Transfer RNA from a Patescibacteria group bacterium, 72 nucleotides, folded computationally. Its mean pLDDT, the model's own confidence on a scale to 100, is 82.
RNA sequence: CGGCCCGUAGCUCAGCGGUAGAGCCCCGCCCUUAUAAGGCGGUAGUCGGUGGUUCGAAUCCACCCGGGCCGA
Numbered sequence: 001c002g003g004c005c006c007g008u009a010g011c012u013c014a015g016c017g018g019u020a021g022a023g024c025c026c027c028g029c030c031c032u033u034a035u036a037a038g039g040c041g042g043u044a045g046u047c048g049g050u051g052g053u054u055c056g057a058a059u060c061c062a063c064c065c066g067g068g069c070c071g072a
Stems, first nucleotide, its partner, number of pairs: 001071007010024004018055001026042005048064005
């Protein structure tokens, strides 16, 4: 310098144009003498940033930022 992949909840990840989700974690309650396990409920996001396309963008396009891989 060139190419490819990734960036979404505290963590690991889904979601591929039409209301942002799951598991784990955390909080509360039930259960128990108590703890663990189990059951029920709850909190949690400028979807990396800016601009563009569209009636509508996490999703498509451009550039930038961060991480990884390959080539030179």